[in-house]
RNA sequence: UGGUGCCAAGGCGAUGGGGCCCGCCGGAACCGCCUUUGGGCUGAUGGCUCCUGGUUCGUU
Numbered sequence: 001u002g003g004u005g006c007c008a009a010g011g012c013g014a015u016g017g018g019g020c021c022c023g024c025c026g027g028a029a030c031c032g033c034c035u036u037u038g039g040g041c042u043g044a045u046g047g048c049u050c051c052u053g054g055u056u057c058g059u060u
Base pairs, nucleotide, nucleotide: 010025011024012023013022016051017050018049019048020047021046032041033040034039
């Protein structure tokens, strides 16, 4: 310096928090898409649900 194994009880899944489930990783997992590179687009979830925030429409 490189490779492999084990352990830690953790970490991660494009913008906040809780619960449940799923998947991935242990110096990694992860770090959205399109584009003529000028710019443009969706979403607070990995999935379900609740809260908070944001957007649109309607009613009072």
Predicted 3D model of a 60-nucleotide RNA (Fluoride riboswitch aptamer (crcB RNA motif)) from Aciditerrimonas ferrireducens. The model forms 100% of the base pairs in the Rfam consensus. NCBI's taxonomy places the organism under Bacteria, Bacillati, Actinomycetota, Acidimicrobiaceae, Aciditerrimonas. The prediction has a mean pLDDT of 78.